Parts: sequence; C1' cells; structure tokens
RNA sequence: GGGCCUGUGGUCUAGUGGUACGACGUUUCCUUCACACGGAAAAGAUCCGGAGUUCGAUUCUCCGCGGGCCCA
Repeated sequence: GGGCCUGUGGUCUAGUGGUACGACGUUUCCUUCACACGGAAAAGAUCCGGAGUUCGAUUCUCCGCGGGCCCA
C1' cells in the first nucleotide's frame, strides 16, 4: 500500500428497516447473629462519528476513526 471481517450498557451478547433481548456485574430490599448462597426489585446503551437513501436507520449505501485477519 491492497483485500476481507468487525464496532450495541462496566463486560459479553441478541436484534439485520418500526426508538434495543438476555447473561454476568452494580445498587436496594428479603432471608442470616453475620457472611456466602438463594429470592424480589431498580438503575444503566439516543447502538463508534459524519453524510446519504427512506415516512421511518442499530439494520441499507458512502466517507472517516478504532480493532482483527490475510496478501504485498
């Protein structure tokens, strides 16, 4: 330098046109003398940034940025 893949709560992840699922973690409560385990509830992502298409974009297209793989 060229090609391909990828980016979603603190972490991992589902969703592939109609404002986002779940797990772990966090907080509170119950339980215990106390801790752990267990149970219940809550908070937490305007989906990497910008532009375009569309009535509507996390999703499709383009550019940029970050990450990974391959070729040179």

Transfer RNA from a Candidatus Micrarchaeota archaeon, 72 nucleotides, folded computationally. Lineage of the source: Archaea > Nanobdellati > Microcaldota. Model confidence (mean pLDDT): 84 of 100.